[in-house]
Predicted 3D model of a 349-nucleotide part of an RNA (small-subunit ribosomal RNA, central domain) from an uncultured bacterium.

Context: one part of a larger RNA
RNA sequence: UUGGGCGUAAAGGGUUCGCAGGCGGUCUUUUAAGUCAGAUGUGAAAGGCUACGGCUCAACCGUGGUAAGCAUUUGAAACUGAAAGACUUGAGUUAAGGAGAGGAAAGUGGAAUUCCUAGUGUAGCGGUGAAAUGCGUAGAUAUUAGGAGGAAUACCAGUGGCGAAGGCGACUUUCUGGACUUAUACUGACGCUGAGGAACGAAAGCGUGGGGAGCAAACAGGAUUAGAUACCCUGGUAGUCCACGCCGUAAACGAUGAGUGCUAGGUGUUGGGGGUAUCGACCCCUUCGGUGCCACAGCUAACGCAAUAAGCACUCCGCCUGGGGAGUACGGUCGCAAGACUGAAACUC
Numbered sequence: 001u002u003g004g005g006c007g008u009a010a011a012g013g014g015u016u017c018g019c020a021g022g023c024g025g026u027c028u029u030u031u032a033a034g035u036c037a038g039a040u041g042u043g044a045a046a047g048g049c050u051a052c053g054g055c056u057c058a059a060c061c062g063u064g065g066u067a068a069g070c071a072u073u074u075g076a077a078a079c080u081g082a083a084a085g086a087c088u089u090g091a092g093u094u095a096a097g098g099a100g101a102g103g104a105a106a107g108u109g110g111a112a113u114u115c116c117u118a119g120u121g122u123a124g125c126g127g128u129g130a131a132a133u134g135c136g137u138a139g140a141u142a143u144u145a146g147g148a149g150g151a152a153u154a155c156c157a158g159u160g161g162c163g164a165a166g167g168c169g170a171c172u173u174u175c176u177g178g179a180c181u182u183a184u185a186c187u188g189a190c191g192c193u194g195a196g197g198a199a200c201g202a203a204a205g206c207g208u209g210g211g212g213a214g215c216a217a218a219c220a221g222g223a224u225u226a227g228a229u230a231c232c233c234u235g236g237u238a239g240u241c242c243a244c245g246c247c248g249u250a251a252a253c254g255a256u257g258a259g260u261g262c263u264a265g266g267u268g269u270u271g272g273g274g275g276u277a278u279c280g281a282c283c284c285c286u287u288c289g290g291u292g293c294c295a296c297a298g299c300u301a302a303c304g305c306a307a308u309a310a311g312c313a314c315u316c317c318g319c320c321u322g323g324g325g326a327g328u329a330c331g332g333u334c335g336c337a338a339g340a341c342u343g344a345a346a347c348u349c
Stems, first nucleotide, its partner, number of pairs: 003321004007303002012317001014200004021193003025087007033080002035076008048066007090190001091187003094183004102176007109153001114148007124135002161168002205246006214240002219235004257316006265294011298305002322349003331342004
């Protein structure tokens, strides 16, 4: 519980698409369902409200008036709805462009680590706060040449770019999505949101089969310490990688849902357009889209936000309602499992 809220106090769904539903641009005509006005009926009496009156007042009592609602009927036509017609600003299509780590697949490159083989070479190497475990005369570390294999792509690199979010970074090719700018032409409200639903969704984890260089949960050893199931060191298996299939969660964060309109400025940067200028590149002015910083009004408990709003408004969805118990129990749905989603109460302060 017809209230007030959701950046940080409880509270924005991880993200998108989208059925139903809710809401919806400008003009004209018609209609009359909603809406508004009138009339009639009903609305028993008592009671309620109200005017007047009767018991000296009051309680009490009497008389008159009176409600919404429902039904019928007569009208009004601004707004909402419905029907018809028209429009172009919202939305979309078309054409011409430039930008981008957007996605998928295939191929290729160089640097580095590790390992193997061979050469040179000799006693140490490694590691730390200091050491030790460890490696090394069966020749290590170092260095040169050759080879193998896996993973990641230095510099460029940027509060730079792209993507709905998760996320995306060497190069080439193929396939492919979206956004932006400019310009006429075209369609003519085709729109916004979106309970359920569907798809996507880091890392870890799971299943089957590969792969395995480095790193590294678990584990072993060495140290440290009163102890040290840790921090430090030497090793090291899952895993990290690939294919296919699950899982469906994160401080999935801008801790800020989506859409539209309006509301002083200043200064960077990024992708376009126009103008000015010029041999040309700059520079300067202006405009559209993104991304930052500062700041006015306004808002805010404050911090702060401030045209990328947390300002002023509208539409739709999600969510909150003292702390603990508890994101637990039970039930249900999903999952191979781990578990996920939904989600209480007793009791207590």
Its Rfam family is "Bacterial small subunit ribosomal RNA". The full RNA is in RNAcentral, with records from Greengenes.